A computed fold for an 85-nucleotide RNA from Methylomonas rosea, annotated as c-di-GMP-I riboswitch aptamer.
[in-house]
RNA sequence: AGCAAGAAUUGCCACACCCGUCGUGAGGCGGGGCCGGAAAAUCACGGUUCUUAAAAAACGAUUUAAAGAAGGCCGGAUUGCCCCC
Numbered sequence: 001a002g003c004a005a006g007a008a009u010u011g012c013c014a015c016a017c018c019c020g021u022c023g024u025g026a027g028g029c030g031g032g033g034c035c036g037g038a039a040a041a042u043c044a045c046g047g048u049u050c051u052u053a054a055a056a057a058a059c060g061a062u063u064u065a066a067a068g069a070a071g072g073c074c075g076g077a078u079u080g081c082c083c084c085c
Stems, first nucleotide, its partner, number of pairs: 006082001012037002017032006035072001041078003045075003048070005055064003
């Protein structure tokens, strides 16, 4: 230095929920909050789930496609802190 691991240390993030705000919506952002996380850092490439203004089919529900959303759903990629074994 690298890989692996996660005992200790410095800290880090922030589920649900509440308030404000943006959005048709899923949801995002800010503040509070703190269930948890050793990558719960970043990225929609693959899968999965969710949303629906308009369009097509049906004309009753709905479905298709498309466009979005979710990285704390999973996989993958990239990067980072510490150092007992």
Its Rfam family is "c-di-GMP-I riboswitch aptamer". From the family's description: GEMM was predicted in a large-scale screen for bacterial structured RNA regulatory elements. Taxonomically the source falls in Methylomonas (Bacteria, Pseudomonadati, Gammaproteobacteria, Methylococcales). Of the family's consensus pairs, 95% are formed in the model. It was read from a public genome assembly, where an Rfam model found it.